[in-house]
Molecule: c-di-GMP-I-GGC riboswitch aptamer
Organism: Peptococcaceae bacterium UBA2264
RNA sequence: UGCGACAAAGGCAAACCCGGCGAAAGCCGGGGACGCAAAGCUACGGGUCUUCCACGCAGGGGUGAUGAUCGCCGGGUUACCGCAC
Numbered sequence: 001u002g003c004g005a006c007a008a009a010g011g012c013a014a015a016c017c018c019g020g021c022g023a024a025a026g027c028c029g030g031g032g033a034c035g036c037a038a039a040g041c042u043a044c045g046g047g048u049c050u051u052c053c054a055c056g057c058a059g060g061g062g063u064g065a066u067g068a069u070c071g072c073c074g075g076g077u078u079a080c081c082g083c084a085c
Base pairs, nucleotide, nucleotide: 001084002083003082004081011036012035016031017030018029019028020027021026034071040077041076042075044074045073046072047069048068049067051065052064053062055060
């Protein structure tokens, strides 16, 4: 520097359940494992979602506001183990 095996030291933990927080999306703790080689960190770009608002008789809807999501994708950044060079 590149790669990730049915190996190995280890790590994380979806759904669901219980408790708590929040208006909600969702988050935190415990249990639990569907998965993950960055499923570590970062809302920087796009996406999606919440609530509010402009517009529309309505189905809808946006270059708006607001948070949420990094386990949706991309970018940035740091790193364990092993293998190859």